c-di-AMP riboswitch aptamer (ydaO/yuaA leader) from Sphaerisporangium perillae, 144 nucleotides, folded computationally. The coordinates come from a structure-prediction model, not an experiment, and the mean pLDDT is 80. Rfam family: c-di-AMP riboswitch aptamer (ydaO/yuaA leader). Rfam links the family to the GO terms regulation of gene expression and cyclic-di-AMP binding.
RNA sequence: CGCCCUAGCGUCGAAUCUCGAGGGCCUACCUAGCCCAAGGGAACCGGGGACCCAAGUCUCAUUGGGGUGAAUCCGCGCGAGCGGUAGGGCGACUCCACGUCCGAACCCGUCAGCUAACCCGGUAGACGUCAGUGGAGAGGAGAC
Repeated sequence: CGCCCUAGCGUCGAAUCUCGAGGGCCUACCUAGCCCAAGGGAACCGGGGACCCAAGUCUCAUUGGGGUGAAUCCGCGCGAGCGGUAGGGCGACUCCACGUCCGAACCCGUCAGCUAACCCGGUAGACGUCAGUGGAGAGGAGAC
C1' cells in the first nucleotide's frame, strides 16, 4: 500500500426478537461452547375481502387495469441525457433555520374502490465509521 473477514456504534427500509426436529465444528469420548437449520411463536409490514358509502363502469378502436415504494409530474433534446418538480432521507422524539442527498426499481397478469368477520403473503437488500450543523422543547435512564 492492497485484498479478505470480523467487532462496536450507526443510516435507509416492515425486514427484528425468540423456540427449535435435525446436522456440523471442537474432543479419544462426554459435557460445555459455537455455527447451520426443516418448522413454530411474538412483533412489525403488505395484499385480498360485505352491508353502507362512493363510482356510472368495463371492453373495442392505436396505449386495459392494478400493487409495493418518497420516487410523481413538467420542459428541452434524434438520442444519450440535461434542467426542474410533487414527495422523501440525513445517530433514539417533535418543531424551526440553514446545508446536503434521493426523487429508483420491481411485481400482478385482463383481475381487485372503500370494506367488519375472514383469507393470503413478507421479515430482504444496500451502506456509513465521530457520523449534517445550530436553536427551542418534550421525555426517559443512571449516579449521589